TPP riboswitch aptamer (THI element) from a Thermomicrobiales bacterium, 93 nucleotides, folded computationally.

């Protein structure tokens, strides 16, 4: 010099599915978060999420519940703070 993490602050992405009842309302199942909560969760060291996929296999009462697919393709960041690692220079011995 000084990434990344972190802490400010401005923005940006992305999901809401399954059962059961008399549509509603209500209940139950996983989960950070199941339709407005302005909450949750993620923002390139990106598995938030999408594709693929009306996919496979396992479970269920039922389900993207559990695994595979996935060293597969996509896929959203500036800025200031702080501060270390590697790194280069330079000076000593």
């Nucleotide at each position: 010099u000084a990434a990344c993490a972190g802490c400010g602050u401005c923005a940006g992405g992305g999901g809401u599915g399954c059962c059961c009842u008399u549509u509603u309302c209500g209940g139950g199942c996983u989960g950070a978060g199941a339709u407005c909560a302005c909450a949750c969760c993620c923002u390139u060291g990106g598995a938030a999420c999408c594709u693929g996929a009306a996919c496979c296999g396992g479970u269920u009462c039922g389900g993207a519940c559990c695994g595979g697919c996935g060293g597969a393709g996509g896929g959203a960041g500036g800025c200031g703070c702080c501060g270390c690692a590697a790194u280069c220079c330079a000076g000593a011995c």
Background
Rfam family: TPP riboswitch aptamer (THI element). Rfam 15.1 lists 16,130 matches to the family in 8,693 species.